The RNA shown here (c-di-GMP-I riboswitch aptamer) has 81 nucleotides and comes from a Gemmatimonadota bacterium. Lineage of the source: Bacteria > Pseudomonadati > Gemmatimonadota. The coordinates come from a structure-prediction model, not an experiment, and the mean pLDDT is 84. Its Rfam family is "c-di-GMP-I riboswitch aptamer". From the family's description: GEMM was predicted in a large-scale screen for bacterial structured RNA regulatory elements. Rfam links the family to the GO term cyclic-di-GMP binding.
[in-house]
């Protein structure tokens, strides 16, 4: 030095929720908050959830949303055991 691993330390992120603003809407942005996160940084690959639009008795196609629902890919601060 990498990798794998998560003690400690020094950052960073921002759940709900509220104010405003944008979407038919799921939902996103910006302040404020702070529940928690060792990648809660990034990317819609797969699955899964959720929203429209048509069609329907259900199912099911199409477009989108969700990355703090999982799973994968890339990138990254630290450095005990």
């Nucleotide at each position: 030095c990498u990798u794998c691993c998560g003690a400690a330390a020094a950052c960073g992120c921002a759940c709900c929720c509220c104010g405003g603003c944008c979407g038919c809407g799921a939902g996103g942005c910006c302040g404020g908050u702070c529940c928690g996160c060792a990648a809660a940084g990034c990317c819609a690959c797969g699955g899964g959830u959720c929203u429209c639009c048509g069609c329907u008795u259900c199912c099911u196609c199409g477009a989108g949303a969700c990355g703090g629902c999982c799973g994968g890919g890339c990138u990254a601060c630290c450095g005990a055991a």